Predicted 3D model of a 74-nucleotide RNA (transfer RNA) from a Candidatus Woesearchaeota archaeon.

C1' cells in the first nucleotide's frame, strides 16, 4: 500500500444478513433472608450503538467516506 474482521451500559457479549427504535451475563445500587457477613431472592439505576454524511416515513441494522484496534498478503 491492498483484502478481511472487530467496534453497543463500567466489563464481557448478543442484535446487525433480513431497517420498526437496544437487550443478556457479570459488577454497581436499594429491598428482602441472616446474629452480622457471604451465598440466594427482588427491583432500580447505568447506552451521542466509534465519528460524520447519505438513503428511507423510520438506521445500532443499508450505502459513502473518516478514526481506532486485531489478522493476513505484499
Nucleotide at each position: 500500500g491492498c483484502g478481511c474482521c472487530c467496534g453497543u451500559a463500567g466489563c464481557g457479549c448478543a442484535g446487525c444478513c433480513u431497517g420498526g427504535a437496544a437487550g443478556c451475563g457479570c459488577g454497581a445500587u436499594a429491598g428482602c433472608c441472616u446474629c452480622c457477613u457471604a451465598a440466594g431472592c427482588u427491583a432500580u439505576a447505568g447506552g451521542u450503538c466509534c465519528g460524520g454524511g447519505g438513503u428511507u416515513c423510520g438506521a445500532a441494522u443499508c450505502c459513502c467516506c473518516g478514526c481506532g484496534g486485531g489478522c493476513g498478503c505484499g

About this RNA: NCBI's taxonomy places the organism under Archaea, Nanobdellati, Candidatus Woesearchaeota.